[in-house]
Context: one part of a larger RNA
RNA sequence: UGACGGGGACCCGCACAAGCGGUGGAGCAUGUGGUUUAAUUCGAAGCGACGCGAAGAACCUUACCAAGUCUUGACAUCCCGGUCACCGGACAGUAAUGUGUCCUUUACUUCGGAACACCGGUGACAGGUGGUGCAUGGUUGUCGUCAGCUCGUGUCGUGAGAUGUUGGGUUAAGUCCCGCAACGAGCGCAACCCUUAUCCCCAGUAGCCAGCGGUUCGGCCGGGCACUCUGAGGAGACUGCCAGGGAUAACCUGGAGGAAGGUGGGGAUGACGUCAAAUCAUCAUGCCCCUUAUGACUUGGGCUACACACGUGCUACAAUGGCGUAAACAAAGGGAAGCGAGACCGUGAGGUGGAGCAAAUCCCAAAAAUAACGUCUCAGUUCGGACUGUAGUCUGCAACCCGACUACACGAAGCUGGAAUCGCUAGUAAUCGCAGAUCAGAAUGCUGCGGUGAAUACGUUCCCGGGUCUUGUACA
Repeated sequence: UGACGGGGACCCGCACAAGCGGUGGAGCAUGUGGUUUAAUUCGAAGCGACGCGAAGAACCUUACCAAGUCUUGACAUCCCGGUCACCGGACAGUAAUGUGUCCUUUACUUCGGAACACCGGUGACAGGUGGUGCAUGGUUGUCGUCAGCUCGUGUCGUGAGAUGUUGGGUUAAGUCCCGCAACGAGCGCAACCCUUAUCCCCAGUAGCCAGCGGUUCGGCCGGGCACUCUGAGGAGACUGCCAGGGAUAACCUGGAGGAAGGUGGGGAUGACGUCAAAUCAUCAUGCCCCUUAUGACUUGGGCUACACACGUGCUACAAUGGCGUAAACAAAGGGAAGCGAGACCGUGAGGUGGAGCAAAUCCCAAAAAUAACGUCUCAGUUCGGACUGUAGUCUGCAACCCGACUACACGAAGCUGGAAUCGCUAGUAAUCGCAGAUCAGAAUGCUGCGGUGAAUACGUUCCCGGGUCUUGUACA
C1' cells in the first nucleotide's frame, strides 16, 4: 500500500421489513446429471452452467454410430498429356452414392496454337467441428450503470509511498459548495443520441369527416384538410419564480404556474481492473497430431433411450369459476417460390376457387380477458385434461423409429402443495390475448406489442451484496 475481521462510524440497493403473486406437491413440455447404448456428437458447471450455444435434430442440418464406397481427393493454386466438351438425356446395376454402357453437343484462329471447361497422370499440396481458451487475437459474461480508477508538476518522506482523492456540508453520482501544500488534467458520472408524455407550424394520400350536397347507407362519391393520424421542423423543464431552512454557499422542504418538476418515464451507452471466468465448435491463429484417414461421399440409425435426481416453464386443482348464445374495444408487426377476401364443400383440421395487394389502399385478422342473458350448485363434478383407441387433415421424396393439427370415444394424477426458496415499488406486479424472427412442416421457448389493472414500504436492529473513512493483524 492492499486484502481480511463473527472491529467501529456513515451511506446505498426489492437486501431485509410491509405487501402481492409464484416455485418446492400433481400431469405434461423443455434443459441437465446419472444410467443405458453400436452411437445416445460436442461445449456450458455456485451467483455469472441447466427453455444455455440451438432464431426451431424426420432426410438434410450432423459434428456421433453401423455398413458400403473414394484417395491430388467434396473445395483451391500450379505443372504435364489428352479431348467428338462440359452441361444435358436414356439404360443397366445398387439400400443409396460410387460404378458401367449409349445418345446428344461450343467456339477464336495468322491453322502453329491459345481460351473456357472436363478427363487422366505426377507431386507440391488440399482437408481435419482432431488436441491445447493454461500459448493467443477477436468477442462475451460478472462485480456493476457500482462511483470509482489514474496522471503531470509541486510539496512531504532515507525508502516503499503519501498528498491531490482526506476534512465540514450536499448529491443518484469523486454531483456540487466551502476549507486545505497543493495546483491542474484524463478515463468514468451527467449532458449530447433514440423513444414516450403536451403544444405550435408546414404537408394532406393510400389517412381523417366538423359543416354542405349525393348515396346502393359502405368516407362509398363530390367536396374539404377543421379534427384524428402520419412525419419533417420548432417550442417546452432551467430549481427559471415565490416562501422557509441552510454558512450569505452548494443544496433541502413546501408552493404557484404547467401536459410534464426537480435525472418526468423507458432505452442505447458498461471507467481502471477482477475471476489463468467462457469460447481453438462463429471466425482467425502459434505449436502438436492424422494424411488409402482423425480427410471425403452415400444409405440406415442416433442426437427423441429411461429404475431415477435437479433446474426452468405450461396446464390445473375450480363458482372472482366452467359451458353455451348473441354483442364491443387495441397496439405492434409480416406478406410475391408470399399474404390470400367474398363465395361454395366439410362437424372440424382443412379443401375447391381465386378478387385484391410489392401494401397508411388488399390480406394475415377472430383480438382475448370484459359486459349481457341462460345453465351448472360444491361433486373428483358440465372442474381437470394426461394417457389410450379409431377415423382423418396438412407439410414434405419420405411422418415406423420421430411432426403438428382435427373429430368421436376413453377420462389418470390433482381438492392450493414440508423444509426451503424466487420475482416485483406503478401503468409496475398479477392477469388477458396479438404479432414476429428461425422456418417446407414442427413453441408451453425467445423477442416485441397492446388490453384490464392492484397491494405495500413504519423503518434500517437483523440476512445478502456494494461504497467511503477509520482501527487491528502472526496474510501478500
About this RNA:
A computed fold for a 476-nucleotide part of an RNA from an uncultured bacterium, annotated as small-subunit ribosomal RNA, 3' major domain. The prediction has a mean pLDDT of 82. Rfam family: Bacterial small subunit ribosomal RNA. Its family is annotated with structural constituent of ribosome and ribosome in the Gene Ontology.